Order: sequence, then C1' cells, then structure tokens
RNA sequence: CUUGCGAGCAGGACGGUCGCGGCGCCCAGGCGUCGAGGAAAGUCCGGGCUCCACAGGGCAGGAAGGUGGGUAACGCCCACGGGCCGGAAGGCCACGGAAAGUGCAACAGAAAGCAAACCGCCGAUGGCGACCUCCGGGUGGCACAGGCAAGGGUGAAACGGCGAGGUAAGAGCUCACCGCCGACCUGGUGACAGGGCGGGCACGGCAAACCCCUUCCGGAGAAAGACCAAAUAGAGGAGGAGAGGCUCCGGCCUCGGGAAGCGGCCCGUUUCCCUCGACUCCAGGGUAGGUCGUUCGAGGCGCCGGGUAACCGUCGCCCCAGAUAAAUGACCGUCACCUCCCCCGAGGGACAGGACCCGGCUUACGGCUCGCCCGAAGC
Repeated sequence: CUUGCGAGCAGGACGGUCGCGGCGCCCAGGCGUCGAGGAAAGUCCGGGCUCCACAGGGCAGGAAGGUGGGUAACGCCCACGGGCCGGAAGGCCACGGAAAGUGCAACAGAAAGCAAACCGCCGAUGGCGACCUCCGGGUGGCACAGGCAAGGGUGAAACGGCGAGGUAAGAGCUCACCGCCGACCUGGUGACAGGGCGGGCACGGCAAACCCCUUCCGGAGAAAGACCAAAUAGAGGAGGAGAGGCUCCGGCCUCGGGAAGCGGCCCGUUUCCCUCGACUCCAGGGUAGGUCGUUCGAGGCGCCGGGUAACCGUCGCCCCAGAUAAAUGACCGUCACCUCCCCCGAGGGACAGGACCCGGCUUACGGCUCGCCCGAAGC
C1' cells in the first nucleotide's frame, strides 16, 4: 500500500435576533429555567403498571429447545462445547428424540428400506458338449443351473471406509487403522473430550412432516383504568288527602279528610268533592368538558470493589421533554471537521421526530478511530 475481518466512538461547539411548549417568580406583560434519538422507526420478543377472569388438576392450543451463567424477564446478552464454511483474521447454526409409532423421497436408477442385480465378475460345485487316458481320472470349452457385489453406471442419498490376507469370483469372511455400538476409566459443574477394553457392524436420510420428550404460557391493553362534573331532555323519590275491600272494569261498599245543608252548639245525619295531576324540593347515573394515571425510574454519571465476560454491589453527585391535535423552528456571526484549490476563496454535514414507561432484537443512515488476517513492495 492492496484486499478483507472484528470492535468501539460521537452524531458538530459557542454566541446573537425572532418564534413555540412545560414549569417557577413578579402578575393584562416580562424575567429565569428545561425542551427528542441512536435509532424516537418496525411494533417482532420480554417485562412493569391497570382492569377483567381465576380452588386444584387435566385436555386442547401456542412458544422455546447444546451446556453453564447474567437478568424483573426474554426468542436477548456473555462464556464455553459440538457441527459446517473460509487459505486466514473470522463467520454461520430451527444444535432434544429417526432401535415408540405413522408417514415422505420428484427425476434417474436393477434396487430408495429390506432388500435387490442393468452392465459386469465367477462358474469352485452340479449340468451339457470336446479331447486324452494306465479307466482311478485329467485337460480345455459353453455360460444352463447357480454363486458374487470387487469394478462401472443412476441418484441429494445405494446398506461402513481404506489397505492386506483370503477366494472360482467375492464378501467383516479374517486382520490392522479409521468410523460406529456397548459398558468402563480419566478430566470437566456441564455440554463434551481423551483413553484402553469388548463387539465384526446390527442402527441409511428427513422431525423447517405428523408425532414423542422436557420447560414455559389466563385475557385485554393508556381508546388500560380512577376521580370531578355542567346546560337541555328523560327516568327515580318525597310533598301535594287519601286508605282498604268487592267487581260483570261501567262501578259499588266501608273507613278517613274537606265543603255545604238540617240544627242554637256538640254528636249525628244528607248531598257533593278528594285515590289523577300541575307545581315544588331532593338525590343519583351518563354525555360535553376537566383532573389524575404521566414521568424519580429495573434512572443517569463517576470512583472503588467482585466477576474471564455479560453483569452485580457499596459510596458520592445529578434531575434530564411531558405536549393532547399535539411545542422542540428559522436566520445571522465565529470556530472546529471534511472536500475542491498554489493562494485568495468556494462548497458540504446523512437517517430521521417523543405520545404510559422500561430491557432487547431488527431495519434505515453519513462518518471517524483502533485492533487483526492474507498478499505485495521498500528500508
């Protein structure tokens, strides 16, 4: 220097003028103070909080799935193990179970799960010819019975691999090594790793097919939820002289109240009226509207301590948006950074805006810094 790999950092600073929102103070105005992000985004995962439901257990459904740790919790993070990819730095993994059961495998291929044989190899043994014979047999042929799976071929995948022995040819048939299985020993908290021993190999793949195993999961979400509360209309209660009974629902009877008549007065008696309702008062619910929830919190920064790390703890300091149709903006100056340029000078700054609050993940985005790998050149 080229090409990559992996981390981290901030997301311009200060001042002025005008403007907007919250809070505080003097109070028709002014002053002071605070005023978006690393992703405020997607709303994907986990929680807090609120209301509803809920004895316990089970079924159904959903999610997670190497091991250990962190955490309020997680599908997140850290460390480690195993597998795969890369020459390397490093990256990726839906990484429980396929000897519980059901199922799937296009095309090709003989054959796709329990065996099987297209080309091929052999034809020892048996068979059929030929020749020789000392008549016991021998030699050679055919590829008929049959044997085999080494080699070729198909496929994503073909019944352990490779070498040697062995054989008619072959074959874990036998042996060494590797792989696999089994119990054991050693190391490790563990995933797992290593070791010798035994077994000739049985147990192919797919669970991102059903399924089985283990663990976890009630629902809805700030339009959650709580409080205050008009105007108008409606509904309820009390007062407003009525109460009880019968009924063919027209009314009738008894009691009570009021008024009038009879009567000098009381008692009594006769007639009529009163069971509706105007009106007045009371209390409540909901709507409009308002207040809370709502921002002091699993909070931020710093020192020290523990831990490989994620993270945790003690102490100290700080208060850091709370709007509700929704404020956070514009312009100017100086400096810094980057680019162009000999200089003068000119240009540039991405993605993007809170809406109850946190922890993550993912996506968007212009830069800067550091470490590392491979390679090239120079000293």
The RNA shown here (Bacterial RNase P class A) has 379 nucleotides and comes from a Planctomycetota bacterium. Its Rfam family is "Bacterial RNase P class A". The family's RNA type in Rfam is ribozyme. The coordinates come from a structure-prediction model, not an experiment, and the mean pLDDT is 77. Of the family's consensus pairs, 91% are formed in the model. The sequence was found by an Rfam model in a public genome assembly.